A computed fold for a 75-nucleotide RNA from uncultured Kangiella sp., annotated as transfer RNA. Its Rfam family is "tRNA". From the family's description: Transfer RNA (tRNA) molecules are approximately 80 nucleotides in length. The family's RNA type in Rfam is transfer RNA. The sequence was found in a public genome assembly.

RNA sequence: GCACUUGUAGCUUAGAGGUAGAGCAGCUGGCUGUUAACCAGUUGGUCGUAGGUUCAAAUCCUACCAGGUGCGCCA
Numbered sequence: 001g002c003a004c005u006u007g008u009a010g011c012u013u014a015g016a017g018g019u020a021g022a023g024c025a026g027c028u029g030g031c032u033g034u035u036a037a038c039c040a041g042u043u044g045g046u047c048g049u050a051g052g053u054u055c056a057a058a059u060c061c062u063a064c065c066a067g068g069u070g071c072g073c074c075a
Base pairs, nucleotide, nucleotide: 001071002070003069004068005067006066007065010024011023012022013021018055026042027041028040029039030038048064049063050062051061052060
């Protein structure tokens, strides 16, 4: 340099056109002699960035950024 691939909540991730969810973690309360565990409730998202297509985009298209894999080039 080229190709492919990944990027969604604090962490691990689902969602492949119809307007974003789960588990864990956090917070509040219950329970308990205390902690843990358990139970109930609850907060948390510029969906990597910028454009485009569409009535509608996390999802499709383009460019770029970052990580990974493979191939290649120079020395």